RNA sequence: UGAGACCUCUUGAUGACCGCGGCUGCGUUCGGCGCAGCUGAGGAACUUCCGGGCUCCACAGGGCACGAUGGCGGACAACAUCCGCCCAGGGCGACCUGAGAGCAAGCGCAGCAGAGAACAGACCGCCCGGCUUCGGCCGGGUAAGGGUGAAACGGCGGUGUAAGAGACCACCGGGCCUCUGGCAACAGCAGGCCGCAUGGCAAGCCUCAUCGGGAGCAAGGCCAAGCAGAAGGCACGUCGGAUGCCACAUCCGGCAGGGGCUGCCCGCCCCGCCUUCGGGUAGGCCGCUAGAGCCUGGCGGCGACGUCAGGUCGAGAUGGAUGGUCAUCCGUGCGCAACAGCACGACAGAACCCGGGGUAUAAGGGGUCUCACCAC
RNA sequence: GUGGAUAUAGCUCAGCAGGUAGAGCAUCUGAUUGUGGUUCAGAAGGUCGCGCGUUCGAACCGCGUUAUCCACCCCA
Numbered sequence: 001u002g003a004g005a006c007c008u009c010u011u012g013a014u015g016a017c018c019g020c021g022g023c024u025g026c027g028u029u030c031g032g033c034g035c036a037g038c039u040g041a042g043g044a045a046c047u048u049c050c051g052g053g054c055u056c057c058a059c060a061g062g063g064c065a066c067g068a069u070g071g072c073g074g075a076c077a078a079c080a081u082c083c084g085c086c087c088a089g090g091g092c093g094a095c096c097u098g099a100g101a102g103c104a105a106g107c108g109c110a111g112c113a114g115a116g117a118a119c120a121g122a123c124c125g126c127c128c129g130g131c132u133u134c135g136g137c138c139g140g141g142u143a144a145g146g147g148u149g150a151a152a153c154g155g156c157g158g159u160g161u162a163a164g165a166g167a168c169c170a171c172c173g174g175g176c177c178u179c180u181g182g183c184a185a186c187a188g189c190a191g192g193c194c195g196c197a198u199g200g201c202a203a204g205c206c207u208c209a210u211c212g213g214g215a216g217c218a219a220g221g222c223c224a225a226g227c228a229g230a231a232g233g234c235a236c237g238u239c240g241g242a243u244g245c246c247a248c249a250u251c252c253g254g255c256a257g258g259g260g261c262u263g264c265c266c267g268c269c270c271c272g273c274c275u276u277c278g279g280g281u282a283g284g285c286c287g288c289u290a291g292a293g294c295c296u297g298g299c300g301g302c303g304a305c306g307u308c309a310g311g312u313c314g315a316g317a318u319g320g321a322u323g324g325u326c327a328u329c330c331g332u333g334c335g336c337a338a339c340a341g342c343a344c345g346a347c348a349g350a351a352c353c354c355g356g357g358g359u360a361u362a363a364g365g366g367g368u369c370u371c372a373c374c375a376c
Numbered sequence: 377g378u379g380g381a382u383a384u385a386g387c388u389c390a391g392c393a394g395g396u397a398g399a400g401c402a403u404c405u406g407a408u409u410g411u412g413g414u415u416c417a418g419a420a421g422g423u424c425g426c427g428c429g430u431u432c433g434a435a436c437c438g439c440g441u442u443a444u445c446c447a448c449c450c451c452a
Stems, first nucleotide, its partner, number of pairs: 001372010012329007020040008042347001046358002049356005054216004061266004066212005071085005086100001087098004101207002106205002108201002123146002125142007154172002157169003173196001174194005179188003220286004229277006237255006257271004278451003293312008330345005377448007386401004395432001403419005425441005
């Protein structure tokens, strides 16, 4: 200098005028009316994909089912997040990616092609024997080679053989046991055993381990106003079995109203519940924002983070405020010899509050590191 | 705001313990008829909303994303 990897920050700036929401103070003709001061979107406020706080339910116990997670250790209120490490794959490298437990418990799946697709198999080929009209045919052996496929039951070389084959041998790969290191996942140029036996798929059923009660601020509480209730259903039901199957009927047996903590059973609790039609109101207050909060520094830890001290208060709307105009500067684009001039300012916008994930983003800044080339 | 569901041919819908997508109506062609309808025979029409992954293989399984639809208060 060029190419790249990772981490992190900003989210145009200042001023004037007009306008809107909130809080406080003063005034008030009591009308949230006027004046003054302060304050007023984000890194994702998006998505609603996880996890918590909070609130209510009949305090929610047990079993099954269902759902979620899945290398190991740690962090945290918790998590599917984060940190460190291990393993696998990719990259020369910085580094990146990984739903990364178990197919040796069982079941299931693999279309087409192919001879054969899961306790395998023989189409071509190779070899042996027999026959031959010399084109081949029949019987047997074989799996080294060819072919099919996503996948064909270790690889390569040798010995061996009629041809071959872990049949045997060396090396490589694999499995099991022991030892050593590590909290563990796991690793080892360590030792022994096994000719190789259990191929793939669990984001198929499933198994194992861990976790999970349901709903959600339109939760929920208080006040005020208004209206109009009606019909149907919830005990001649339902479940299982019998006469081959199905339907009806019959027979036998079990259970017994409705509701809740979603599905079932037990347990427990409540006294009405469900559906449809119809009618009414679209008011106010609380919940509501000071919190696992933010900033700075010290200490502990590789780190996520923890802890201590000091400082600080940073939106609370409810048809929903956070906007507009002008000026100067900044950035980008067009334009120009250069000015001038013109246009634009990413993605997007709170709604109970936090911790994450994911997604969308114009432009700019800072730091650490890697590779290549050049110079010293 | 919260919770839930759906997306497959022009329209309405099937298809899921993964094996290469169908039905009805509509459209087109032919036959029947003088013509049209009906009827009969045949044909065309699909990136399964979009993207990424798991798998040999995805409409189906998983994740992300986009669009559309439904429910919510009182009498209760």
This is a predicted complex of two RNAs, RNase P RNA and transfer RNA, with 452 nucleotides together. The coordinates come from a structure-prediction model, not an experiment, and the mean pLDDT is 77.